[in-house]
Predicted 3D model of a 1470-nucleotide RNA (small-subunit ribosomal RNA) from an uncultured organism. It matches the Rfam family "Bacterial small subunit ribosomal RNA".
């Protein structure tokens, strides 16, 4: 793209237009016109015939109650199913039967005349036919009455017989002429067909009745007066309160009446394994309705979709007087809506109506049209084809992928297109012809029946189908690609835009957003949305639960109900089973068949719950009858007890009162105060009063149904347990409603009131303290009577019965006993087996295994709420939702983390000390501020003398200005010049423009080429201290040098996980030992490494000097290497030895020896991991950004600013000191661009000078505290040295911004530092100086060195850490989580004076049409008449019933709602 088969308004809203129910002349009367022909004509026309007994209209018959539509109403006058009708009807149709014979009458349309009206239509007078209407005679197995018999029933019945009375009709058409009459022929007649009438049957259809089934709400619990029944009457086709009068007072209801809401019911349809759940489009059966409400008429049937009447609303016409209408028929229109079609063709088929028939009618129906709305089928090509083309996309730049896909070559021809051919559906009826037969007759006519042949009929439609032509030519989309869930990359975006079914994605590398490439799925469709079922065992019948997740009623009694012990017999309601009827068709299922297949359709079969009828069985359940004792109960004898009620009694204590003694406090608390007390308290003694409660005993002990019960005695009273027999004989269990009891608090009335004590007052505490603590104190607590009716009323565990290992306590009774104990029944605890449980746990006192009954649950919040009802004096209780909102809430257990939980242990963690910081000045870093810039980073511990081991330029990354653009730097290419050196002008310099000198090395075919380097050019590219440390590597900090972190196998647990790794000891240590469902192992610890402490050995120069000698007195020299020292190698320490403790252990304590003793001291060494810790500015690196600039060069400035705040240091504040003088003792180091000696100059920094030293040799280089004298005498000082002035020195191109140092002068703050806080345990703190790196210069910093040289009872507390354990609502892990008010915004809901609407009830008014009844007078064709009239009917009138409507009073429901108001929910960082 195509085709087939199906299917297609939501508003029962309103409808223009057309069509959807007519037909019959073989029932009847009457009967045109146009046109054509002929004739006549005064040419204007007229007449006749045909048209034609046609059209149209009328009377009459049949139909219009079917077919078609819709689902408003209806919860039962419906439907489904099974029955009943002995309580009924049934037109047309079929069968049987009877008579169709006789004979009359009358009217009304049409028509004509008159009249009214705009119209619709109507009125009056007259005529007329019939299968119209009306009498009469006649008839039955009819109807009614009476009687008799038989049968039978729940019953009012059925059948048969006798008798009496009543009761009907219509003709039409064709043919014939034989006897009658007129005499071609016709009439009577005969005959055929059709029609009409009575009766009995059938069939079909309908009415009525009954059982069962069939929605929700109990926040609807009582309803009902024609109501329930009877009698009489009426009424219907028919039973009946269906209607009426009277009588009785009934009837329904928890098995849900009444009320309310919703809804057509079913076969079926969708789903589901089924059971179920949802649903009732199309097709089929039933019902109901036809604008809304009411009513009847006609008819076999209607209270009637396309009929009538009335009322109402609406629309239309109108001459304003009055009329017309009803698409929920088919099309179609408007409106509504997300949304659903043509004002088509045809009666050819099927069916229906009428007709004798031809036929007519038929929006039923058959077809076509529109819609991918559904189902089904087909196609959009097939084969070959690798330079794996171009192009796209990706890329690790190699390539990969789209992809045999395309192109190209070779084919095919479905569908669509064009052309040609061309069906089935059609068989009949009718007609024609022929044959046969029947009835009938005088008859071969006529009629009827059957057969054969022929003729005729197609909307769809020139359609299906077939053939031919041409040609791959005309025909592919949609969704998705994070997981669920098949399918992945790039770019863009940057919590934006957006996605999203759930979880969730997006904050600069998004497989989740948008695009692209690729892929996956389905395919003329695909996706979304909505709905239903499933999954959901998530309402659990099949098939769930209730200790802690939601859920056991607070407890007991007990009604209805449910369930119920053993034996026997009976009958058979349940039950089981056989047969049978029904269970419509269609559908589902199976088989066969027809369209090319399929969908679809046809035929056959099977299946079907249920219900009815009938036969059988008798186990079980129910029933009836009889029996039993094991359940239950009664009697008797014991027994324990805080069981209940009333009365009486008692002692201790508290408080108060009186009196005595006595004196200054008492009381109270963490500490205090309020309070009491000199008016005499507290204390103490004696006496008295009052109320309440009952120490010890006292106990997981007792009693009670629970609530609950505790001094003693008495009285009354309930229950339990045990023992033994006897008795009753299932009497039992549970329990909706109902009744009773029911802590505390509270309420009412009256008492009582010692103590205690809400409220209240005061005092404290506190930021506050409407609290905790204290001093007081009223209701109340107590008693009597009456309410309330709730609790974490808990064992968070309903009651009853039975069964299922034990062990060990305790309580009551009984039995036995060897006196130890054992057994048994009842209660009350603990532990534990099987079993069970999600786990925890429970476990004969079940949460196990079973049965019975009751109560309750169904995500969290809203909500132990609202409304309603009910109870209560009130407070309030009981019952009990929804809107809205969230994706969770919850249980148990696990691992961590945390705790102002516990236990054990450690650490300069505290304590004990020493010295500091915080106060001052200065230095330095940071924040902040400022600035053109004050470059950047580090920010609790773990940033802040940190990166920076050293910013005047440089560094330098920042700012201002001046410059460059293949670039300051790398590689490649081209051209030129060796390189290089010197120099001029301009400029701040960079730089620009010049000048001069100079020609080298290698190869050469002498043209040139090459290497290195410079300049110029081209583009690839360079460059970036630009961003991201939250993309990364590497490195580092911290917990922490803390002792931990894990694994394999095994075992335990449903699992997360546990065990090991816990426990008892011990250690600095998960160090070691023992034990143990664990056994082993790894990374850590320790050790191995370096330094240091002792000794030995080797080696002695630059080191050393004991001995010997010399000496300038300096290891200086000879000499020596013993010592010190240097630096190689060794030894030494291992709890090895002894004693004690300890588990015959590990280990600890003490001791000996030793230089050193229990890791000797110090260093390096840092487990698994944590902090998205730090660093893209050391370096490296992904991505992004920049490219005449964010790159590069230069000059100057800045990083050094300064109200302020913080950190880290230095120096001090002084007498343990300062100053002057003198005198001692180190070590580590560094030095040739260097360290620099002696000597000289300068007050000094320093200068001159130049010896020595590439260093155990020379130099830096005098160590300083200390020690010995002296001065100062507690002051802002002889302390302290900032600041400032002047004068200088040194480094360096340069010292202004901005260096260090020196001299003289100046002489600030500061008198030991608030809250708070830091370091340190031994050669340590403290204190003293010395050296190095960086470095031209520039340390109070930093890294090292040595000198002098202190305290710790101990682990309660603070901080940090380790192990075990415990709690947890935490897991971003307590810097967690989280509650409530208030403010703001939004949302839904409740209340509310009221307002409006709707439904309904009651009372009354009203009363159309219609029907029933009545009716003086009036009117009237058929019949009767004695001709007067009667009978009967009608109009009118009245009356009864009654729709709409109205009035009044309620009730229910709904919308809305001022002033507002109440709580609830949700929201961003309030």
């Nucleotide at each position: 793209g195509c085709g087939g088969c199906g299917u297609g308004c939501u508003u029962a809203c309103a409808c223009a237009u057309g069509c959807a129910a007519g037909u019959c002349g073989c029932a009847c009367g009457a009967g045109a016109a146009c046109a054509u022909u002929u004739c006549c004509u005064u040419c204007g026309g007229g007449a006749a015939a045909u048209c034609a007994g046609u059209a149209a209209a009328g009377u009459g018959g049949c139909g219009c109650a079917c077919g078609g539509g819709u689902g408003a109403g209806u919860a039962a006058u419906a439907c489904g199913u099974a029955g009943g009708u002995a309580a009924u009807c049934u037109g047309c149709c079929u069968g049987u039967u009877g008579g169709a014979c006789g004979g009359g009458g009358a009217a009304c349309a049409a028509c004509c005349c008159c009249g009214g009206g705009a119209a619709a239509c109507c009125g009056g007078a007259g005529c007329u036919a019939a299968u119209u209407c009306c009498g009469c005679g006649u008839a039955a197995u009819c109807u009614g009455g009476a009687g008799a018999a038989a049968c039978a029933u729940u019953a009012a019945g059925u059948u048969u017989c006798u008798u009496c009375a009543g009761g009907a009709u219509a003709g039409a058409u064709g043919g014939c002429c034989u006897a009658u009459c007129c005499a071609u022929g016709g009439a009577a007649g005969c005959u055929a067909u059709c029609g009409a009438c009575g009766a009995c049957a059938g069939a079909u259809g309908a009415g009525c009745c009954u059982g069962c089934g069939c929605a929700c709400c109990a926040u609807c619990a009582g309803c009902u007066u024609g109501u329930u029944g009877g009698u009489g009457g009426g009424g219907u086709a028919a039973a009946a309160g269906c209607c009426u009068a009277c009588c009785a007072a009934g009837g329904c209801u928890a098995c849900g009446a009444c009320g309310g809401u919703u809804a057509g019911c079913u076969g079926g349809u969708c789903u589901g394994a089924g059971a179920g759940g949802a649903u009732g489009a199309c097709c089929a059966g039933c019902c109901a309705c036809a604008c809304u409400g009411g009513a009847a008429c006609u008819g076999a049937a209607a209270c009637a979709c396309g009929g009538u009447c009335c009322a109402g609303a609406c629309u239309c016409c109108u001459a304003c007087g009055g009329g017309a209408g009803g698409c929920a028929g088919c099309a179609g229109u408007g409106g509504g809506g997300a949304a659903u079609a043509u004002u088509g063709c045809g009666c050819a088929a099927u069916g229906a109506g009428c007709g004798a028939a031809a036929g007519c009618u038929u929006g039923a129906c058959g077809c076509a049209g529109c819609g991918a709305c559904g189902c089904c089928g087909c196609g959009u090509g097939a084969g070959u084809g690798a330079u794996g083309a171009a192009g796209g996309c990706c890329u690790u730049c190699g390539g990969g992928u789209c992809g045999u896909a395309a192109a190209a070559c070779u084919c095919u021809g479905u569908c669509a297109a064009a052309a040609g051919g061309g069906a089935c559906g059609a068989a009949a009826a009718c007609c024609u012809u022929g044959c046969a037969g029947a009835a009938g007759u005088a008859a071969u006519a006529c009629u009827c029946u059957g057969c054969a042949a022929g003729u005729c009929u197609g909307a769809c439609u020139g359609u299906a189908c077939c053939u031919u032509u041409a040609g791959a030519g005309g025909a592919a989309g949609c969704a998705c690609c994070g997981g669920c869930u098949a399918a992945c990359u790039c770019c863009g975006u940057g919590c934006c835009a957006g996605c999203a079914g759930c979880c969730g994605c997006g904050g600069u590398a998004a497989u989740a957003c948008g695009g692209a490439g690729g892929g996956u799925g389905c395919u003329a469709g695909c996706g979304u949305u909505g709905u239903u079922c499933g999954g959901a065992a998530u309402c659990a019948c099949u098939g769930g639960g209730c200790g802690u997740a939601a859920a056991g009623g607070g407890c007991c009694c007990g009604u209805a109900g449910g369930c119920g012990g053993c034996c026997u017999a009976c009958g058979a309601a349940g039950u089981u089973u056989g047969g049978u009827g029904u269970g419509a068709a269609a559908g589902c299922c199976c088989c066969c068949g027809g369209c090319u297949u399929a969908a679809c359709c046809g035929g056959g079969g099977a299946a079907u719950a249920g219900c009815g009828c009938u036969g059988a069985a008798a186990a079980c359940c129910a029933g009836u009858a009889g029996g039993c004792u094991a359940g239950a109960g009664u009697u008797c004898g014991g027994u324990a007890a805080g069981g209940g009620a009333u009365c009486a009694u008692g002692g201790a204590a508290u408080u108060c009162c009186u009196a005595g003694u006595g004196u200054a406090g008492c009381a109270g608390u963490g500490a205090a105060a309020u309070g009491c007390g000199u008016a005499g308290a507290u204390a103490u003694u004696a006496g008295g009063a009052a109320g309440a409660a009952c120490a010890c005993c006292g106990g997981u002990g007792g009693c009670g149904a629970a609530a609950g019960c505790g001094a003693u005695g008495a009285u009354c009273u309930a229950g339990g347990c045990c023992g033994a027999a006897a008795c009753u004989g299932a009497c039992g269990c549970u329990c909706a409603g109902g009744g009773g009891c029911g802590a505390a608090a509270g309420c009412g009335u009256g008492g009582g009131g010692a103590g205690c004590a809400a409220a209240c007052a005061g005092g404290a505490u506190u930021a506050g303290a409407u609290a905790c603590c204290c001093u007081g104190g009223u209701a109340g607590u107590c008693c009597a009577c009456g309410c309330c009716g709730u609790a974490a009323a808990c064992g968070a565990u309903g009651g009853a019965u039975a069964c299922u290992a034990g062990g060990u306590g305790u309580u009551g009774g009984c039995c036995c006993u060897u006196c130890g104990g054992g057994g048994u029944c009842g209660g009350u605890g603990c532990c534990a087996a099987a079993g069970u449980u999600a786990a925890c746990g429970c476990a004969u006192u079940a949460a196990g295994u079973a049965u019975c009954c009751c109560g309750c649950c169904u995500g969290g919040g809203g909500a132990c709420u609202a409304c309603g009802a009910u109870c209560g004096c009130a407070a309030g209780g009981u019952u009990u939702a929804a809107a809205c909102u969230c994706a969770a809430a919850g249980a148990a257990a696990u691992u961590g983390a945390c705790g102002g939980g516990g236990g054990c242990c450690c650490g300069c963690a505290c304590a004990a000390g020493c010295g500091g910081u915080g106060g001052a000045g200065u230095a330095u870093g940071u924040g902040g501020u400022u600035u053109a810039a004050u470059u950047c980073g580090a920010u609790g511990a773990u940033a802040c003398g940190c990166g920076a081991a050293g910013a005047a330029c440089c560094u330098u990354a920042c700012c201002u200005g001046g410059u460059c653009u293949u670039g300051a730097c790398a590689u490649c290419c081209c051209g030129a010049g060796a390189a290089u050196u010197c120099u001029g002008u301009a400029g701040a310099a960079a730089u620009a423009c010049g000048g001069a000198a100079g020609u080298g090395c290698c190869c050469u075919u002498c043209g040139g080429g090459g290497a290195a380097u410079u300049c110029g050019g081209u583009g690839a590219c360079a460059g970036g201290u630009g961003c991201u440390g939250c993309a990364u590597g590497g490195c580092u900090g911290u917990c922490g040098u803390c002792a931990g972190c894990u694994c394999g196998u095994g075992u335990c647990g449903u699992g997360a996980g546990a065990u090991g790794u816990u426990g008892g000891g011990u250690u600095a240590a998960g160090u070691c030992c023992c034990g143990c469902a664990a056994c082993g192992a790894g990374c850590g610890c320790a050790a191995c490494c370096c330094c240091u402490g002792u000794c030995c050995u080797u080696a002695g120069u630059u080191g050393c000097c004991a001995u010997c000698a010399g000496u300038u007195c300096g290891g200086c020299u000879g000499g020596g290497c013993a010592c010190u020292c240097u630096a190689g190698g060794g030894a030494g320490a291992c709890u090895g030895c002894c004693g004690g403790u300890g588990u015959c252990a590990a280990a600890c304590c003490g001791g000996a020896g030793g230089a050193a003793g229990g890791u000797g001291g110090a260093g390096a060494u840092g487990a698994c991991g944590u902090c998205a810790a730090g660093u893209c500015a050391u370096c490296a690196u992904g991505g992004c950004c920049u490219u005449u600039a964010u790159g590069a060069c230069c000059a100057g400035g800045g990083c050094c600013a300064c109200a302020c705040a913080c950190g880290u240091a230095c120096u001090a504040c002084a007498a343990u000191g300062g100053c002057c003088g003198g005198u001692a003792c180190a070590a580590u180091g560094g030095g040739u661009u260097g360290c620099c000696a002696a000597a000289c100059c300068g007050u000094g920094a320093g200068g001159u000078g130049g010896a020595g030293c590439u260093a155990a040799u020379c130099c830096c280089a005098u160590a300083a505290a200390a020690c010995c004298u002296g001065c100062c005498c507690c002051a802002g000082u002889u302390c302290a040295g900032a600041u400032u002035g002047c004068a200088g020195u040194c480094u360096g191109c340069a010292a202004u911004u901005c260096g260090a140092c020196u001299g003289c002068a100046u002489g600030a703050a500061g008198g030991c530092g608030g809250a708070a806080u830091c370091g340190c345990u031994a050669g340590u703190a403290a204190u003293c100086g010395c050296g190095g790196a960086u470095c031209a210069g520039a340390a109070u910093g930093u890294c090292g060195c040595g000198g002098u040289g202190a305290u710790a009872c101990g682990u309660u507390c603070c901080c940090g850490g380790g192990c075990c354990u415990u709690g947890u609502a935490c897991a971003c892990a307590c810097c967690g989580c989280c509650c409530g008010u208030c403010a703001c915004a939004c949302c839904a809901c409740g209340a509310a004076a009221g307002u409006c609407g709707u439904u309904u009830a009651u009372a009354c008014c009203a009363g159309a049409a219609g029907u029933g009844c009545g009716u003086g007078g009036c009117u009237u064709a058929a019949c009767c008449u004695u001709c007067g009239g009667g009978g009967a009917a009608g109009a009118g009138c009245g009356u009864a019933c009654c729709a709409a409507g109205g009035u009044a009073u309620g009730a229910g429901c709904g919308c809305u709602g001022a002033c507002u108001u109440g709580g609830g929910g949700u929201g961003a960082a309030g």
The coordinates come from a structure-prediction model, not an experiment, and the mean pLDDT is 83.